A computed fold for a 71-nucleotide RNA from a soil metagenome, annotated as c-di-GMP-I riboswitch aptamer. It matches the Rfam family "c-di-GMP-I riboswitch aptamer". Rfam's curators write: GEMM was predicted in a large-scale screen for bacterial structured RNA regulatory elements. The model forms 95% of the base pairs in the Rfam consensus. The coordinates come from a structure-prediction model, not an experiment, and the mean pLDDT is 88.

């Protein structure tokens, strides 16, 4: 974060599997993403067999780390 190159990733949904759920994997499929890679520190949503535990990085900050290269 301008031009452009190489690429990349993958929302609702659909199937299949799993989990009590929130959700999570594989497969289609593209709504978008300059970190829509990683990471639960913080602070928000969200769930539960609730003294606790847990889920979401594509809610927002942070932390690392990676492709190009004008200001």
């Nucleotide at each position: 974060g301008a031009a452009a190159a190489a690429g990349g990733c993958a929302a609702a949904c659909c199937c299949g599997u799993u989990g009590c759920g929130a959700g999570g994997c594989g497969g289609g499929g593209a709504c978008g993403c300059a970190a829509a890679g990683c990471u639960a520190c913080c602070g928000g949503a969200c769930c539960c067999a609730c003294u606790g535990g847990g889920u979401c990085g594509g809610c927002g900050g942070g932390g690392c780390u990676a492709c190009c290269g004008a200001a």